Predicted 3D model of a 73-nucleotide RNA (transfer RNA) from Phytohabitans houttuyneae.

[in-house]
RNA sequence: GGGGAUGUAGCUCACCUGGUAGAGCACCUGUCUUGCAAACAGGAGGUAGCCGGUUCGAGUCCGGCCUUCUCCA
Numbered sequence: 001g002g003g004g005a006u007g008u009a010g011c012u013c014a015c016c017u018g019g020u021a022g023a024g025c026a027c028c029u030g031u032c033u034u035g036c037a038a039a040c041a042g043g044a045g046g047u048a049g050c051c052g053g054u055u056c057g058a059g060u061c062c063g064g065c066c067u068u069c070u071c072c073a
Stems, first nucleotide, its partner, number of pairs: 001072005007066001010025004019056001027043005049065005
């Protein structure tokens, strides 16, 4: 330098054909306990890497850039 892949909650990841953004763990509150943990109930947490485009509507499709991984040279 060229090809491919990747980016979504604090972490690991779903969301398969464009139509209300989710799970587990972690965190907070409550119940239970002498207390802690566990268990149970509830809760908070997101500009979906950035910028544009297409569309009535984009995490999803298209383009550029960036991060990380990988292959070739």

NCBI's taxonomy places the organism under Bacteria, Bacillati, Actinomycetes, Micromonosporales, Phytohabitans. Rfam family: tRNA. It is annotated as a transfer RNA. Model confidence (mean pLDDT): 81 of 100.